[in-house]
RNA sequence: ACCCGACAAAAGCAAACUACGCGAAAGUGUGGGACGCAAAGCCACUGACCUAAACCCCUCGUCCACGAGGAAAAGGCAGCAGGGUUACCGGC
Numbered sequence: 001a002c003c004c005g006a007c008a009a010a011a012g013c014a015a016a017c018u019a020c021g022c023g024a025a026a027g028u029g030u031g032g033g034a035c036g037c038a039a040a041g042c043c044a045c046u047g048a049c050c051u052a053a054a055c056c057c058c059u060c061g062u063c064c065a066c067g068a069g070g071a072a073a074a075g076g077c078a079g080c081a082g083g084g085u086u087a088c089c090g091g092c
Stems, first nucleotide, its partner, number of pairs: 003091003012037002017032006035079001041085003045082003049076002057070005
């Protein structure tokens, strides 16, 4: 180094909920708060999952406009899994 994780120690993160902000939404930032976490540090590369405002396309309202519905990621999610990458303490 790899591997492993003690009701060792030190340090750390923070679900739900909540206040305020951002966003069409999913979601996210900061504060409060702790369900949990040995990578719950970081990266959307792969699959899954969530969302659908706008463009394109499709259906309906006879056409346009407009409206309703569908489809759609270029939006998310790293606390769904795989992968990549970095790291504290200890054991060996």
c-di-GMP-I riboswitch aptamer from Candidatus Methylumidiphilus alinenensis, 92 nucleotides, folded computationally. It was read from a public genome assembly, where an Rfam model found it. The coordinates come from a structure-prediction model, not an experiment, and the mean pLDDT is 85.